[in-house]
RNA sequence: GGCUGAAUGGUCUAGUGGUAUGAUUCCUGCUUUGGGUGCAGGAGGUCCCGUGUUCAAUCCACGGUUCAGCCC
Numbered sequence: 001g002g003c004u005g006a007a008u009g010g011u012c013u014a015g016u017g018g019u020a021u022g023a024u025u026c027c028u029g030c031u032u033u034g035g036g037u038g039c040a041g042g043a044g045g046u047c048c049c050g051u052g053u054u055c056a057a058u059c060c061a062c063g064g065u066u067c068a069g070c071c072c
Stems, first nucleotide, its partner, number of pairs: 001071007010024003018055001025043006048064005
């Protein structure tokens, strides 16, 4: 230098155009003499950035950034 893939709450993760899923974490309550476990409720996301297409974009197109792999 060329090609391919990835980027989604603090962490991990699902999601083939219609206000993003689950786990974990944290907070509160119940349970317990207390803790743990369990149960209920809550908090936590500019879906990497920009532009475009569309009534509507996490999703499609183009460019960029970072990471990983392969080739030279």

The RNA shown here (transfer RNA) has 72 nucleotides and comes from Microthyrium microscopicum. Rfam family: tRNA. About the family: Transfer RNA (tRNA) molecules are approximately 80 nucleotides in length. Its family is annotated with triplet codon-amino acid adaptor activity in the Gene Ontology.